[in-house]
Context: one part of a larger RNA
RNA sequence: UGACGGGGGCCCGCACAAGCGGAGGAGCAUGUGGUUUAAUUCGAUGAUACGCGAGGAACCUUACCUGGGCUUAAAUGUAGACUGCAUUCAUGGGAAACCGUGAUUUCCUUCGGGACUGUUUACAAGGUGCUGCAUGGUUGUCGUCAGCUCGUGCCGUGAGGUGUCGGGUUAAGUCCCAUAACGAGCGCAACCCUUAUCGUUAGUUGCCAGCGGAUAAUGCCGGGGACUCUAGCGAAACUGCCACCGUAAGGUGAGAGGAAGGUGGGGAUGACGUCAAAUCAGCACGGCCCUUAUGUCCAGGGCUACACACGUGUUACAAUGGUCGGUACAGAGGGCAGCUAUCUGGUGACAGAAUGCGAAUCUCGAAAGCCGGUCCAAGUUCGGAUCGAAGUCUGCAACUCGACUUCGUGAAGCUGGAUUCGCUAGUAAUCGCAUAUCAGCAAUGGUGCGGUGAAUACGUUCCCGGGCCUUGUACA
Repeated sequence: UGACGGGGGCCCGCACAAGCGGAGGAGCAUGUGGUUUAAUUCGAUGAUACGCGAGGAACCUUACCUGGGCUUAAAUGUAGACUGCAUUCAUGGGAAACCGUGAUUUCCUUCGGGACUGUUUACAAGGUGCUGCAUGGUUGUCGUCAGCUCGUGCCGUGAGGUGUCGGGUUAAGUCCCAUAACGAGCGCAACCCUUAUCGUUAGUUGCCAGCGGAUAAUGCCGGGGACUCUAGCGAAACUGCCACCGUAAGGUGAGAGGAAGGUGGGGAUGACGUCAAAUCAGCACGGCCCUUAUGUCCAGGGCUACACACGUGUUACAAUGGUCGGUACAGAGGGCAGCUAUCUGGUGACAGAAUGCGAAUCUCGAAAGCCGGUCCAAGUUCGGAUCGAAGUCUGCAACUCGACUUCGUGAAGCUGGAUUCGCUAGUAAUCGCAUAUCAGCAAUGGUGCGGUGAAUACGUUCCCGGGCCUUGUACA
């Protein structure tokens, strides 16, 4: 100087407390361990692995296994030699890859040859093989915590200290005062995006108040820019004003005004560094290793196994509910190998016609809610696993191993031990919708979007993590 302390002081955080809803018990989905296997490819492992890489494993993917092929090889270049191909047709072996057979078969030319294709020889290949403890790049975490440093000066033999401490204050090393320090940098804040209010400009594909027309009805038409909205530019919030407290910084106020009040809400943004943290399988790259194989092509299988254990989810155990009928209201997105109005068929998944739209124009679209009927406390009209049958769709192909529909079947489960997780407001809880990937889908996952919409916080003694000062130390 650090680090540590079941030392002290001050402070903060859904850290505790106060609340609400979960997990841990059941079924299922998914990931992991283990076991099994020819193979169950590889990586990730306290917090910081485990719905993670994977934002789509039937083939492909695919790296694994079994079997069958190739050896300059799947691609490209240079040099030498040979050649006429490519394509198309027929045909043999084969699971295919591949190995063969027969026919067809270039261009320019000064006839020397050249261009291009193919074969072959040589040189360059290839490797998801190893090392993340050789690396780049990227990322997680402490932590959006308030810290981490430098120049000059001063102090100290020196390591180093001071500044950065002290008194206040703040979300903040934020600011003020004091001060052997005076300044500065990276962080904080602000600048950026979005949301909340208003003005202005512009009105098409959006809108429709007033005027006219038309219809069974509808901004449907003429028209209009008022309103909503769209998207450019501006305004607006600064403790600016007032009162009180304070030297100041600042604090308090159900104060005024205001759409918004003290960082308005949300996002992006992550200092010096820590964990030899993660990744050689995104990519790049040093070294090592393989080279008729650890390269490469193909068929089938596997990654989907199953005495078990754990994580993350989902559906429930019901009446604030289930079911049937009627009825209302979003936002944000997607769409041509696509989204599809409308009509017809089918109980339905869907199919057959047909039309609009590369879309503010056409199209995909809510559910909880509300109004009625029914069920009457039961393993039930709860719950839907599992299994049987018949189908639909995608796709060469649904056996291993897809999703969906209909009928039947109807398991466990009556609120879950010790323990444990999330959340402070348009939040939790609850309800649906969209979308990336994608032929299809194992999506209950991820990322977004809106609808309905709470309870509680006395407080900081305690648990956990962190910041500053101080103290002890046989630790570095």
Small-subunit ribosomal RNA, 3' major domain from a marine sediment metagenome, 476 nucleotides, folded computationally.
The full RNA is in RNAcentral, with records from SILVA.
The coordinates come from a structure-prediction model, not an experiment, and the mean pLDDT is 80.